A computed fold for an 80-nucleotide RNA from a Chloroflexia bacterium, annotated as c-di-GMP-I-GGC riboswitch aptamer. The organism belongs to Chloroflexia, within Bacteria. The model forms 89% of the base pairs in the Rfam consensus.
RNA sequence: GGUCGAAAAGGCAAACCCGCUGUGAGGCGGGGUCGCAAAGCCACGGAUCCCAGCUAGCUGGGACAGCCGGGCUACCGAAA
Numbered sequence: 001g002g003u004c005g006a007a008a009a010g011g012c013a014a015a016c017c018c019g020c021u022g023u024g025a026g027g028c029g030g031g032g033u034c035g036c037a038a039a040g041c042c043a044c045g046g047a048u049c050c051c052a053g054c055u056a057g058c059u060g061g062g063a064c065a066g067c068c069g070g071g072c073u074a075c076c077g078a079a080a
Stems, first nucleotide, its partner, number of pairs: 003080001004077002011036002016031006034066001040072003044069003048063007
């Protein structure tokens, strides 16, 4: 240093509730804390979801990174 994930410090925050926002999937802020070692970032591939159109399973536009894969970056340092 790499794989890896014990400990400690610190970090994030599902469901649910409140407010704002979007036609919608959703997003943002506050509370909350199920979980997370990339639950940090990127829609590149697949999945899923929404909207519109029609030739009725495709096309176009969007959402989702806490569904899987991929790319980039990163704190700590037990065992192996």